[in-house]
Formats: sequence, structure tokens, C1' cells
RNA sequence: AGGAAGUAGACAGACUGUCGAAAGCGAAAGCGAGUAGACAGUCUGUCGAAGCCAAAAG
Repeated sequence: AGGAAGUAGACAGACUGUCGAAAGCGAAAGCGAGUAGACAGUCUGUCGAAGCCAAAAG
């Protein structure tokens, strides 16, 4: 040279799981809503290291 590694990680999106409001409306029950949002995981897209190993391995 190369390996580490298109890995860790960053951003965006989708899905799954566990949780899960409030404003407001209403006489109340309730609706709002299993919505917004939080956490975890998986996948996709755009980027993408270093320690270290090393003249070897694939």
C1' cells in the first nucleotide's frame, strides 16, 4: 500500500415495540386520542472516522 470499515458515529425518513399528554369542547359521562410527544429497536437514504494491526490477510 492495505486492513480496521462503508464499521462506530452524524443527519433525514419509514416501520415496529413500550409508554403516553394538554389546550379546547361538553351539564355530566365523555370527546379530544392511543392523536401530539418520549424511549428503544430494525430498515432505507445522504455523509462517514479514529485508536489499533500491517507488509499480512481477504
The prediction has a mean pLDDT of 81. Predicted 3D model of a 58-nucleotide RNA.